[in-house]
Predicted 3D model of a 132-nucleotide RNA (FMN riboswitch aptamer (RFN element)).
């Protein structure tokens, strides 16, 4: 110094203002936001995470057994949206222009409110030790 193991910390933003209505931060006008790694700097490229769905299996709630249900694990599936011009060796990433997208449950129909979530996590940084 590198690799592997251990531990610690961190790890998501956003409805200004107005209209209708008994009621909407949910509808309409308008406003605003952009996780992580890669790559010429990316919400829209490539991949990942989260979310959602499924169960042949395991563990627990659960007791002698079975069934059902729930939770977790494991495995599988699903998972949105960008073009044109300019510069350049190189940009679907910069600059200019015009577009577009956003889980589930609740509630007047929600990317932005409330909730699962004081959760989980891609990953980022660090600590000291051991082994090679």
């Nucleotide at each position: 110094a590198a690799u592997a193991a251990a531990c610690u910390u961190c790890a998501g933003g956003g409805u200004c203002g107005g209209g209708u209505g008994c009621a909407a931060u949910u509808c309409c006008c308008a406003a605003c936001c952009g996780g992580c790694g890669g790559u010429a700097u990316a919400g829209u490229c490539c991949g990942c995470g989260a979310g959602c769905c499924c169960u042949c299996u395991g563990u627990g709630g659960c007791g002698u057994u079975c069934u059902u249900c729930c939770a977790c694990a494991a495995g599988g599936g699903u998972u949105g949206a960008g073009c044109c011009g300019u510069u350049g060796a190189a940009a679907c990433u910069a600059c200019g222009g015009c577009a577009c997208c956003g889980a589930c449950g609740g509630u007047a129909a929600a990317g932005u409110c409330c909730g699962g979530a004081u959760g989980g996590a891609a990953g980022a940084a660090g600590u000291a030790u051991u082994a090679u």

Rfam family: FMN riboswitch aptamer (RFN element). Its family is annotated with FMN binding in the Gene Ontology. The model forms 97% of the base pairs in the Rfam consensus.